The prediction has a mean pLDDT of 76. A computed fold for a 382-nucleotide RNA from Kocuria sp. LUK, annotated as Bacterial RNase P class A.

[in-house]
RNA sequence: CAGGCCGGCCGGGUGACCGCGGGCCGCGGCCCCCGGGCCGCGGCGCGAGGAAAGUCCGGGCUCCGCAGAGCAGGAUGGUGGGCAACGCCCACUCGGGGGAACCCGCAGGACAGUGCCACAGAGAACAGACCGCCCGCACCGCCGGUGCGGGUGAGGGUGAAAAGGUGGUGUAAGAGACCACCAGCGCGCCGGGUGACCGGCGCGGCUCGGUAAACCCCAUCCGGAGCAAGGUCGGACAGGGUGCGUUCGAGGGCUGCUCGCCCGAGCACCCGGGUGGACCGCUCGAGCCCGCCGGCAACGACGGGCCUAGAUGGAUGGUCACCGCCACGGUCAGGGCAACCGGCCGUGCGCACAGAACCCGGCUUACAGGCCGGCCUGUCCC
Numbered sequence: 001c002a003g004g005c006c007g008g009c010c011g012g013g014u015g016a017c018c019g020c021g022g023g024c025c026g027c028g029g030c031c032c033c034c035g036g037g038c039c040g041c042g043g044c045g046c047g048a049g050g051a052a053a054g055u056c057c058g059g060g061c062u063c064c065g066c067a068g069a070g071c072a073g074g075a076u077g078g079u080g081g082g083c084a085a086c087g088c089c090c091a092c093u094c095g096g097g098g099g100a101a102c103c104c105g106c107a108g109g110a111c112a113g114u115g116c117c118a119c120a121g122a123g124a125a126c127a128g129a130c131c132g133c134c135c136g137c138a139c140c141g142c143c144g145g146u147g148c149g150g151g152u153g154a155g156g157g158u159g160a161a162a163a164g165g166u167g168g169u170g171u172a173a174g175a176g177a178c179c180a181c182c183a184g185c186g187c188g189c190c191g192g193g194u195g196a197c198c199g200g201c202g203c204g205g206c207u208c209g210g211u212a213a214a215c216c217c218c219a220u221c222c223g224g225a226g227c228a229a230g231g232u233c234g235g236a237c238a239g240g241g242u243g244c245g246u247u248c249g250a251g252g253g254c255u256g257c258u259c260g261c262c263c264g265a266g267c268a269c270c271c272g273g274g275u276g277g278a279c280c281g282c283u284c285g286a287g288c289c290c291g292c293c294g295g296c297a298a299c300g301a302c303g304g305g306c307c308u309a310g311a312u313g314g315a316u317g318g319u320c321a322c323c324g325c326c327a328c329g330g331u332c333a334g335g336g337c338a339a340c341c342g343g344c345c346g347u348g349c350g351c352a353c354a355g356a357a358c359c360c361g362g363c364u365u366a367c368a369g370g371c372c373g374g375c376c377u378g379u380c381c382c
Stems, first nucleotide, its partner, number of pairs: 001378010012323007020047002023044009049353001053364002056362005061226004068259004073222005078092005093107001094105004108217002113215002115211003130156002132152009164182006183207001185204008230280004239271006251263003287306005293300002324351002326348007334341002
């Protein structure tokens, strides 16, 4: 200096003019009746996001009167830690990718059971004999070939995958049949680590597919519904019919089912009428910023500081000017030893993704461009 990897931040700025929404405080007026609402004026201060998106997880909060057991159902899945919690985050282990920094993993169990592995191939898991090799017999055209019987699983072939690898002994030929060294598995012991796991030594049968993001088994966890939750106030109307039931219990509650427990005098269906307005919930939060300490980190303790929208047909906008950024083109005996980098001018309907609606913690998706830091590799110079 260039490329790559990881992390963090910003995401147009300034001025002028016109125009929006809420909160708090003060003053005045009206209505109402103990409080509240409405109107006007003045002052102060505030006003979209890193994703506000997707609605995928976890919560706070509200309601289901309180509370339970089992089954079903769903979710997660290496170990340790963080957190209110999580399917999230951090660190580590193992496996895979990459030259590396780093990235990815639905990462427990195939010896509980059931499935599936197309086609090819002799044979795809209680899995096999196609080609080939060896032995015996018979025959023939007698270097040899053919048929039958037996042995074989090393070599070849098929396949994504076929009874562990290399070298030897042995055999009629061959084979872990046996041996040496490996890999793997099982058992025992030692060392390191909180642990997953890693390393070492010894013994041994020789090695007994893959797939669970197939069903399943194991371990752990899980009430439901949701701010259109749920309350308060005000206002309006019109009831009728059928069925069941009132302690011998209709109906209802607890996700679905069963048990159990509880409430209970009305409930279910059909036809018809009225209302859907105001206010609360509604923003102070597991909140943010700074310092310092502990911790590899996620994160946490302590100290100090700050208050940053609450709409309800739904607010942030419009115009002008200058600056900034980007793209393209041109130019400069520009800077530097070099690898490489920069300045100026012109043009441009160029300047991303995108708008809160109860509030948080995450994940996922979208995003023009710019800045900062760390690490890996390469190039150049000394």

Of the family's consensus pairs, 96% are formed in the model. It matches the Rfam family "Bacterial RNase P class A". By type it is a ribozyme. Gene Ontology terms of the family: ribonuclease P activity, tRNA processing and dimeric ribonuclease P complex. A source record names the gene rnpB.